This is a predicted structure of a 96-nucleotide RNA (Guanidine-I riboswitch aptamer) from Lacicoccus alkaliphilus DSM 16010. Of the family's consensus pairs, 95% are formed in the model. The same sequence occurs in records of 2 taxa. The organism belongs to Lacicoccus alkaliphilus, within Bacteria. Its Rfam family is "Guanidine-I riboswitch aptamer". Rfam links the family to the GO term regulation of gene expression. The sequence is in RNAcentral, with records from Rfam and Ribocentre.
[in-house]
RNA sequence: GAAAGAGUCCACUAGGGUUCCGCAGCACUGCUGGUCUGGACCGAGAGUGGACCCAUGGAGCAAUCCGUGACACGGAGGGAUAAAAGCCUGGGAGAU
Numbered sequence: 001g002a003a004a005g006a007g008u009c010c011a012c013u014a015g016g017g018u019u020c021c022g023c024a025g026c027a028c029u030g031c032u033g034g035u036c037u038g039g040a041c042c043g044a045g046a047g048u049g050g051a052c053c054c055a056u057g058g059a060g061c062a063a064u065c066c067g068u069g070a071c072a073c074g075g076a077g078g079g080a081u082a083a084a085a086g087c088c089u090g091g092g093a094g095a096u
Stems, first nucleotide, its partner, number of pairs: 005053001007052006015042002020039002022036001023033004054069006071091001073094001077089003
């Protein structure tokens, strides 16, 4: 210095907090508590499943069908939201 489709999206999970609901307390039009299991919410490049596009190999007269597309250690700081986070910055800096 180069290479890999380091493809797009959806659902879910690990994880995450506390606007709202619920729950608990109080001096109760409210306030406090997430050191409240939850509903709901946020949620992975390096987690799971799926759909699709692209490239490519094979089968088939064809429609179409079956494959392949590797690997991935990682801060601090900052940002969004009510808030936090394996969210975003970011397959970043750096390391190998």